Predicted 3D model of a 111-nucleotide RNA (TPP riboswitch aptamer (THI element)) from a Gammaproteobacteria bacterium. The coordinates come from a structure-prediction model, not an experiment, and the mean pLDDT is 76.

RNA sequence: UGUUAUGACAAGGGGUGCUGUGGUUGUUACGACUACGGCUGAGAUGCUUCGGCGAACCCUGUGAACCUGAUCCGGUUAGUACCGGCGUAGGAAUGGUCACUCAUCUAUAUA
Numbered sequence: 001u002g003u004u005a006u007g008a009c010a011a012g013g014g015g016u017g018c019u020g021u022g023g024u025u026g027u028u029a030c031g032a033c034u035a036c037g038g039c040u041g042a043g044a045u046g047c048u049u050c051g052g053c054g055a056a057c058c059c060u061g062u063g064a065a066c067c068u069g070a071u072c073c074g075g076u077u078a079g080u081a082c083c084g085g086c087g088u089a090g091g092a093a094u095g096g097u098c099a100c101u102c103a104u105c106u107a108u109a110u111a
Stems, first nucleotide, its partner, number of pairs: 001103002006099004010094001011060004017039009045054003066091003072085004
C1' cells in the first nucleotide's frame, strides 16, 4: 500500500410459511379467532392504535439472504409446505471503520 481470509462495531436489506386435532364464530361458498401439536430450515418470534415497532437469524456486489417468474414443471407428502429444475434468467442492500492474517512495494542495516 492492497483488502486475500477471519472477527468486531456501525449502517442497510430480507423472510417469518405449510399443516393435524379440538373449540368459538360468520358465510351461498371461501373464511376468521383460539388451544394443544406436527414438518422443513440459520430463522416460522413478541407487542400492536393493525399503520407498524422491536428481538433473534441470515445477507450486503466473489451478492441463491430475499423477490419476480410461480397456486410454474418433476418428485414427495397430511401439506400452495419440503427436495430438485427453472438459474451462466431478471432484480436486489456497505464495494464503511477498526483489529488481525496474508500478499506486494520502498528505505535502512547485515550477509

Annotation: The model forms 92% of the base pairs in the Rfam consensus.